[in-house]
RNA sequence: AGCGACAACGGCAAACCCGUCGUGAGGCGGGGACGCAAAGCCACGGGACCUCCCCCGAGAGGUCAGCCGGGUUACCGAAA
Numbered sequence: 001a002g003c004g005a006c007a008a009c010g011g012c013a014a015a016c017c018c019g020u021c022g023u024g025a026g027g028c029g030g031g032g033a034c035g036c037a038a039a040g041c042c043a044c045g046g047g048a049c050c051u052c053c054c055c056c057g058a059g060a061g062g063u064c065a066g067c068c069g070g071g072u073u074a075c076c077g078a079a080a
C1' cells in the first nucleotide's frame, strides 16, 4: 500500500415514537437499534425522490452520502 477477526479501544444509528423547521422530498434535537469498517466528509458521474411552470422540457430549483460509483480524511492490527 492493500486487506478486514465472533480481536481491542471506541464510534455511528434504519424502522418506529415525540418535539421542531420545511409547500415537499427531507433536515435538526430527544428516545430507540435494523444494521454499518468509513453508515466520517464532498451532490463530481449514474440513480431515486420533491417542488415549480404561458412554456411540461435534453426545463428551473431542491432532497437523499444508510442506492451504486468516484474523490478525500481517519482508529485498530488476527489471518491471507
Base pairs, nucleotide, nucleotide: 003077004076011036012035016031017030018029019028020027021026034066040072041071042070044069045068046067047064048063049062050061051060052059053057